[in-house]
Molecule: transfer RNA
Organism: Acidimicrobiaceae bacterium
RNA sequence: GGAACGGUGGCAGAGCGGCCAAAUGCGUCCGCCUUGAAAGCGGAAGGGUGUCAAAGCCCCGGGGGUUCAAAUCCCUCCCGUUCCGCCA
Numbered sequence: 001g002g003a004a005c006g007g008u009g010g011c012a013g014a015g016c017g018g019c020c021a022a023a024u025g026c027g028u029c030c031g032c033c034u035u036g037a038a039a040g041c042g043g044a045a046g047g048g049u050g051u052c053a054a055a056g057c058c059c060c061g062g063g064g065g066u067u068c069a070a071a072u073c074c075c076u077c078c079c080g081u082u083c084c085g086c087c088a
Stems, first nucleotide, its partner, number of pairs: 001084007010026003018068001028044005046059004061077005
C1' cells in the first nucleotide's frame, strides 16, 4: 500500500430504520437469608446538561448527510484486529 471485519454503559457483548439510552452475562449498591460471610433469592443504578428536586434537552469513535424517524443506511476522518503484498 491492497482487502476484510470491527469501535455500543464500569467490563464483556447482542442489536430487523420506529418496540432502545439499550438485551444478556459479569461487576457495583441495597435488602432478604445467616451468629457472620460465601452461595442463593429479590430489587436498584448509564453519562452530560439542567433544577431545591424534577421535567426537558443532548450523547452509540469524531464530523457531515439521507429520512417523518438513524446505534442501524450513505460519505469522510481517526483508531484497532486479521489476511495479502512491498522494502530491508